[in-house]
Parts: sequence; C1' cells; structure tokens
RNA sequence: CUUGAAAAGGGUAAACCAGUCGUGAGGCUGGGGCGCAAAGCCAUGGGUCUUCUAUGAGGAAGGGAAGAACGCCAGGUUGCCGUGA
Repeated sequence: CUUGAAAAGGGUAAACCAGUCGUGAGGCUGGGGCGCAAAGCCAUGGGUCUUCUAUGAGGAAGGGAAGAACGCCAGGUUGCCGUGA
C1' cells in the first nucleotide's frame, strides 16, 4: 500500500422493554441482540426527521430560523487483528 477468506483477543449494539431528560425529532442509563471491520470520531455536501415562523381563508407544497440523527449515501480524520504485495 492492498484486502476482510479463515482465525484469535476483543469492541460496538437494531427492534423491543424499563427508568429518566426533552414540546418534539431524539439523548442518557439498565436489560436485550438484529447487525456491524470503522456501526470509532467530525453535521462538511446531499437526503431524512422535529419544532417554530412569514406568506396563505384553511391546508399542502415550496421558503426562512433553530434543532435531531453519522446503524441513509458521500467526504474528512484516526485506528485493532490477520491476508497479499
């Protein structure tokens, strides 16, 4: 540099349940374990979701603001073990 076939030591933890915080998306803790070789980290681009808001008769779409999630797709960055060169 490449790669994840087999293996070892490990790591993480979807749905769901309980508690708790938040208007909410969701967060945290415990149980749980579907999965994951970056499912480590960073909201940078796209997309998704929430709340508020102007317009609007009302609603929707689209706009604006503030947020959420990286286990949606990219991008950035760091890294364990083994294969191959």

c-di-GMP-I-GGC riboswitch aptamer from Candidatus Brocadia sp. WS118, 85 nucleotides, folded computationally. The source organism's lineage runs through Bacteria, Planctomycetota, Candidatus Brocadiales, Candidatus Brocadiaceae and Candidatus Brocadia. The prediction has a mean pLDDT of 84.